[in-house]
Context: one part of a larger RNA
């Protein structure tokens, strides 16, 4: 891991609500007793319980009573419906759906064969090195001291086996081993090591002290008991079909992943109207969007002018100038969530009117039972943040949650659309119609970038439209020619001759020609432009608006509109008409819930047909069933073959039922009731097998 078996809302008491029944001229009846066909039933049954009256703390009063000096007032009551069984929902108290702690307590017990320390009695330590004190001899001294040579054998001395330990490394890491092996290492006459016996224990021991050790367990051992401790936490919780169907919000909470009340769901009972919902009208509420500057503030320029700064003047007082700062007032133009002289749309409240069906329905009220209190995304209006976030916090609508189907290449929340079941029928939505892939043609334009299928910004891309200028009295571009004179204007300068700089910018000849547009020179020169003529012969410039394109464009496995591929399109814009396309709608057949006048049996929770409206669904509420085990009753089956097992038609919406055949060899199912140790895939479930 698989298979098989086991495995979780139970039981008692009390209460409450529903269903159902007995009695109601109130109901019931414990213990004990009597009888009996005896786990039962029947009978009587002092006491007792509920109901028949409430209010008040009580005295007390009483259909009233309390408050009060008193209530025309207010609160709670009165104007009936009980009681006892059975049964179902729920609650309370109990382990209370099941499994699960770490823990707490016990004057209950077991442990020192491991280990810590102690105690008694034993044992062990190859070999080598060093050579303390003391003593002897010699030298030496007045005597000591001292010196040398021996002897001697001290030491938590030295080296190093046994022994004890465990420093570093490797191996091992489902090991040979729940701590080892190998190499290396420390101590090795000592605070040494060790055998045997004994002692000390659980808030206690023992500890050269690490919270170490006390039998692979220690910041309080192990066993048993309290004990099914508690667990606002995690996991699990077993058959089917049908109807309805949420919430992730508000308030409070030692509250925040828990609860309680409200909101929202469901079931029952009652009430039920154009009352609710919706639409319209009318009448109100309001201060948002916008707008405005009348208030409060902000902020720019001007004018006027207090106050100040600077400069001048000044013995003092005074005075003058100002291009600096600037209050108040005025003018002009602005800004505001916490400004408003104004002010919508939507919204909300009220009144009136309208609506076939929806209808004994929505609404509303009461009663039983819940679940929900982590929400998410998208659009719109905002706060926070950085006018960041698949961010966060509100409001509002939709969807997901709890929603399948079609589209979007794929993709909970986007677009379309809400799946009772069946059909090899039809029409459509969003979205599509070259091929993958169901379905398309026509017309008029745009794009040349594979744009389509990335931004600010930039640009003689291209198309359409507009404003304006020049133009057969010849424009624009090109080509030929001219482009002069006073003059080298004056000044400046070394020079300044159109062209360093300053001033002026006239006049003449002309078809036209600047006191000069640029290049150039040391300065001249030279080239060129403006301007003019000729040639040519029809459009040429400037500016703006709009459509579609261009550049901007660098990333890590092989590229990408989903792919292939496509250019008068298979791209984009526009028009027209078709078609495809979903579980939508229609058609045909079937099932089921609710409602319905009539019909049939007959008075019931009835039946059949028909008609109308419904039938996605998590938590959850409600209803109807299937199956398992046992008991009772009735009628049955079985050696001419029961159950079980194998195989397999058929029937039922499903849980399931079940013929025939085979196997098997002794019990079994049906109907009606009752009772429950009643349904398995999950709980790192438990046991066994493989």
């Nucleotide at each position: 891991g698989u298979c098989u078996g086991c495995g979780a809302g139970u039981u008692g008491u009390u209460g409450u609500c529903g269903g159902u029944g007995g009695c109601c001229g109130g109901c019931c009846a414990a213990a004990g007793c009597u009888g009996u066909u005896a786990a039962g039933c029947a009978g009587a049954g002092c006491g007792g319980g509920c109901c028949u009256a409430g209010g008040g703390a009580a005295a007390c009063c009483a259909a009233g009573u309390g408050c009060u000096a008193a209530a025309u007032g207010c609160g709670c009551g009165a104007c009936a419906c009980g009681u006892c069984g059975c049964u179902g929902g729920c609650a309370a108290c109990a382990g209370a759906c099941c499994c699960g702690a770490a823990g707490c307590g016990g004057a209950g017990g077991u442990g020192a064969u491991c280990u810590a320390c102690u105690u008694a009695u034993g044992a062990g330590c190859a070999g080598g090195c060093u050579u303390a004190a003391g003593c002897c001899c010699u030298g030496g001294u007045a005597a000591u001291a001292c010196u040398g040579g021996g002897u001697g054998g001290a030491g938590g001395g030295c080296c190093g086996a046994a022994c004890u330990c465990g420093u570093g490394g490797a191996u091992g890491u489902u090991g040979a081993a729940a701590a080892a092996u190998c190499c290396u290492g420390a101590g090795a006459u000592g605070a040494c090591u060790u055998g045997u016996g004994a002692g000390u224990a659980g808030g206690a021991g023992c500890g050269a002290a690490a919270g170490a050790c006390u039998a692979a367990u220690c910041a309080a051992a192990c066993c048993c008991c309290g004990u099914g401790a508690u667990a606002g936490c995690u996991g699990g919780u077993u058959c089917u079909c049908u109807u309805c169907g949420a919430a992730a919000u508000c308030g409070c909470u030692u509250g925040a992943g828990g609860g309680c009340g409200a909101g929202u769901g469901u079931u029952g009972u009652g009430u039920a109207a154009g009352u609710u919902c919706c639409u319209g009208a009318c009448c109100g509420a309001g201060g948002u969007a916008g707008a405005g500057c009348a208030c409060u503030g902000a902020a720019u320029g001007g004018c006027u002018u207090a106050g100040g700064g600077g400069c001048c003047c000044c013995a003092c007082c005074a005075g003058g100038c100002u291009g600096c700062c600037a209050a108040a007032a005025c003018c002009a133009a602005u800004c505001a969530a916490a400004c408003u002289c104004c002010g919508a749309a939507u919204u909300c409240a009220g009144u009136c009117a309208g609506u076939u069906c929806c209808u004994g329905u929505a609404u509303c009220a009461c009663a039983g039972c819940a679940g929900u209190c982590a929400g998410g995304c998208a659009g719109c209006g905002g706060g926070g943040g950085a006018u960041a976030a698949g961010c966060u916090c509100c409001g509002u609508u939709g969807c997901c949650a709890a929603a399948a189907g079609g589209g979007u290449a794929a993709c909970a929340g986007c677009c379309c659309a809400g799946a009772c079941c069946g059909c090899c029928g039809g029409c459509u939505a969003a979205g599509g119609u070259g091929c993958c892939c169901a379905a398309a043609u026509a017309u008029g334009g745009u794009u040349a970038a594979g744009u389509g299928g990335a931004a600010a910004g930039g640009a003689u891309g291209u198309a359409a439209c507009g404003u304006u200028g020049c133009u057969u009295a010849g424009a624009c571009a090109g080509u030929g020619a001219g482009g002069a004179u006073g003059u080298u204007g004056g000044c400046u300068u070394a020079g300044a001759g159109g062209c360093a700089g300053c001033c002026a910018c006239c006049a003449u000849u002309u078809a036209a020609a600047c006191a000069g547009u640029g290049c150039g020179u040391a300065a001249u020169a030279g080239c060129u432009g403006a301007c003019u003529c000729a040639u040519c012969g029809a459009g040429c410039g400037a500016c703006g608006u709009u459509g579609c394109g261009c550049c901007g464009a660098a990333a890590a496995u092989g590229a990408u509109c989903g792919g292939c591929g496509a250019u008068a399109c298979a791209a984009c814009c526009a028009u027209a008409u078709a078609c495809c396309g979903a579980a939508g709608c229609c058609g045909c057949g079937g099932g089921u819930g609710c409602g319905g006048a009539g019909c049939c049996g007959u008075u019931c929770u009835g039946g059949a047909a028909c008609c109308g409206c419904g039938c996605g669904g998590u938590a959850g509420a409600a209803g109807a069933g299937c199956g398992u085990a046992a008991u009772u009753g009735c009628a049955a089956c079985g050696u001419u073959g029961a159950a079980g097992c194998c195989c397999u038609a058929c029937g039922g919406c499903a849980a399931c039922g079940a013929a025939a055949g085979g196997u098997g060899g002794a019990g079994u199912g049906g109907c009606a009731a009752u009772u429950a140790g009643u349904g398995a895939g999950a709980a790192u479930g438990c046991a066994g097998a493989c």
The part of an RNA shown here (large-subunit ribosomal RNA, domain II) has 690 nucleotides and comes from a Limisphaerales bacterium. Its mean pLDDT, the model's own confidence on a scale to 100, is 83. Its Rfam family is "Bacterial large subunit ribosomal RNA". Its family is annotated with ribosome and structural constituent of ribosome in the Gene Ontology. Lineage of the source: Bacteria > Pseudomonadati > Verrucomicrobiota > Verrucomicrobiia > Limisphaerales.